[in-house]
RNA sequence: ACUUCAGGGCAGGGUGCAAUUCCCUACCGGUGGUAUAGCCCACGACCGGCUUAUUUUUAUAAGCCGCUGAAUUGGUGAAAUUCCAAUGCCGACAGUACAGUCUGGAUGAAAGAGGU
Numbered sequence: 001a002c003u004u005c006a007g008g009g010c011a012g013g014g015u016g017c018a019a020u021u022c023c024c025u026a027c028c029g030g031u032g033g034u035a036u037a038g039c040c041c042a043c044g045a046c047c048g049g050c051u052u053a054u055u056u057u058u059a060u061a062a063g064c065c066g067c068u069g070a071a072u073u074g075g076u077g078a079a080a081u082u083c084c085a086a087u088g089c090c091g092a093c094a095g096u097a098c099a100g101u102c103u104g105g106a107u108g109a110a111a112g113a114g115g116u
Stems, first nucleotide, its partner, number of pairs: 001116005012024003026101002028091002030043004038089002047066008071087005093104003
């Protein structure tokens, strides 16, 4: 430099005209680091803003800045908020009967991983 890949999940029941959105229960966990991590550190995505270029405007692209959820106790060990046991907690925006799980932006973008 080119190229490929790069996110999972409401089964069962209740109420209701209507809910995979409410209630009970169930289920899921991106990337790098580190004793194996959703909740330790860092990053990406989403969202907000600024600068520059192109543009009549709208807008698009690149770069930068900001924002960015959640864990304790016990055990083993040289070492683990990562393993084992127990009990908890968290999850962008838009749509819709209120959504981590449905539909949509997204056949997108990307941390990063591999190949030539």
Predicted 3D model of a 116-nucleotide RNA (FMN riboswitch aptamer (RFN element)) from a mouse gut metagenome.
The sequence is in RNAcentral, with records from MGnify.